[in-house]
RNA sequence: CUGAUAAAAAGGCACGCUGACGCGAAAGCCCAGCACGCAAAAUUACCGGUCUAAGGACUCAAGGUCUACGACAGCGGGAUCGCCAGA
Numbered sequence: 001c002u003g004a005u006a007a008a009a010a011g012g013c014a015c016g017c018u019g020a021c022g023c024g025a026a027a028g029c030c031c032a033g034c035a036c037g038c039a040a041a042a043u044u045a046c047c048g049g050u051c052u053a054a055g056g057a058c059u060c061a062a063g064g065u066c067u068a069c070g071a072c073a074g075c076g077g078g079a080u081c082g083c084c085a086g087a
Base pairs, nucleotide, nucleotide: 001086002085003084012038013037016034017033018032019031022029023028036074042080043079044078046077047076048075049072050071051070055067056066057065058064059063
């Protein structure tokens, strides 16, 4: 510099479940064990998407609807940094 096509995995990650504490309104996050899987299942909410709806708006009220400034990077794309392979 190129590739993400084929193979491999020392080391790494962890869907879900179980256990346990905490944070949070919730979604969700955090810790341990097992392991569905992953070559970017590393980082990043920039674009699209999804979840939640505290606060706010509407509603006479009950209830409901809308709304992200909250989340999801293991939904897709992009960006950044790597492993590997080749030159």